[in-house]
Molecule: Bacterial RNase P class A
Organism: Clostridia bacterium
RNA sequence: UGAGUAAGCUGGAUGAUCGCGGAUACAAGUACCGAAAGGUCGUAUCUGAGGAAAGUCCGAGCUCCAGAGGGCAAGGUGCUGGGUAACACCCAGUGGAGGCAACUCCAAGGCUAGUGCCACAGAAACACACCGCCGAUGACGGACCAUUCCGCACAGGUAAGGGUGGAAAGGUGAGGUAAGAGCUCACCAGCAACUAGGUGACUAGUUGGCUAGGUAAACCCCACUUGGAGCAAGACCGAAUAGGGAAGCAAAGGAACGGCCCGUUCCGCUUCCGGGUUAGGUCGCUUGAGGUGCCGAGUAAUCGGCAUCCUAGAUAGAUGAUCAUCACCCCGUUUACGGGGCACAGAACUCGGCUUAUAGGCUUACUCAUGAA
Numbered sequence: 001u002g003a004g005u006a007a008g009c010u011g012g013a014u015g016a017u018c019g020c021g022g023a024u025a026c027a028a029g030u031a032c033c034g035a036a037a038g039g040u041c042g043u044a045u046c047u048g049a050g051g052a053a054a055g056u057c058c059g060a061g062c063u064c065c066a067g068a069g070g071g072c073a074a075g076g077u078g079c080u081g082g083g084u085a086a087c088a089c090c091c092a093g094u095g096g097a098g099g100c101a102a103c104u105c106c107a108a109g110g111c112u113a114g115u116g117c118c119a120c121a122g123a124a125a126c127a128c129a130c131c132g133c134c135g136a137u138g139a140c141g142g143a144c145c146a147u148u149c150c151g152c153a154c155a156g157g158u159a160a161g162g163g164u165g166g167a168a169a170g171g172u173g174a175g176g177u178a179a180g181a182g183c184u185c186a187c188c189a190g191c192a193a194c195u196a197g198g199u200g201a202c203u204a205g206u207u208g209g210c211u212a213g214g215u216a217a218a219c220c221c222c223a224c225u226u227g228g229a230g231c232a233a234g235a236c237c238g239a240a241u242a243g244g245g246a247a248g249c250a251a252a253g254g255a256a257c258g259g260c261c262c263g264u265u266c267c268g269c270u271u272c273c274g275g276g277u278u279a280g281g282u283c284g285c286u287u288g289a290g291g292u293g294c295c296g297a298g299u300a301a302u303c304g305g306c307a308u309c310c311u312a313g314a315u316a317g318a319u320g321a322u323c324a325u326c327a328c329c330c331c332g333u334u335u336a337c338g339g340g341g342c343a344c345a346g347a348a349c350u351c352g353g354c355u356u357a358u359a360g361g362c363u364u365a366c367u368c369a370u371g372a373a
Base pairs, nucleotide, nucleotide: 001369002368003367004366005365006364007363008362009361010360012326013325014324015323016322017321018320020048021047022046023045024044025043026042029041031040032039033038050344054355055354057353058352059351060350061349062230063229064228065227069262070261071260072259074226075225076224077223078222079093080092081091082090083089094108095106096105097104098103109221110220114219115218116215117214118213130162131161132158133157134156137155138154140151141150142149143148170188171187172186173185174184175183189211191208192207193206194205195204196203197202234283235282236281237280244273245272246271247270248269249268253267254266255265256264290309291308292307293306294305295304296303297302328341329340330339331338332337
């Protein structure tokens, strides 16, 4: 200097004028709106949309089902240890894959509990020989005095060579054999046992039998775990109405809890038709597993202590508009000017994550290549 990897911050600033929402304090009343509940109106101060507010993929807080019990079924997760309110998240490690590397990714338990599946091709896919090789032994034939030799490739042997395939009785090499084969040996891979290290996943070494596939992102088994519904949850106030009608079950019953059983509680319950309210009002609604700074523990995630701060709560839905200057980026021009641009994108109960989108700017650490000192 270039190319990369990982992490973090920012993603406009200032001023003026006008316009909105909330909180607090004061003020104002026989005021205004409304049937009521309730709301509105003035002044001052403070404050008002994100890193993802998106997706709704996980986990919870909270509310209701009187309480939310036990089990089955069903669902979720799946290497080890730690963190957390919890998690499928985060951190650290182990094993594996990719990359020269910094680093990134993993649907990472079990096929020796059982049941399945592996099309086509191929002889054969839990193992049957197509082409081959041998034919020592047995059989047949020939030569031969006999011993024996030769031939055939029938019986039989074989799975090393070739073929098929994603995969064919572990791989390479040597010995051995009639020809072959872990049959034997050497070096590897796998598996098992033992020893050592480690909390553990696992790693290393020694020895051994030689070794019958893959698939659980197939059903399944194992370990851990899970009530349901959801802020349109739910609570209160006001107003109005028909305490209506029909059918069914009925104590060995019905109802409540996603399905089933048990248990518990209550005494009525279920279905249909019809009527009233239904754009009424208030709460829930923002002080939190909260933010920021410093110190301590820890490899880290994170935890603890001290100090300090209060930073949206809308409800037909606020958080804006205009002007000026500056900042940043691009182009032209030429020492300062002109033109253009400025990403992804808007809270709706809250929080912890993950995933996706994102113009530009800044910072830190590390890797590789090249060059110089």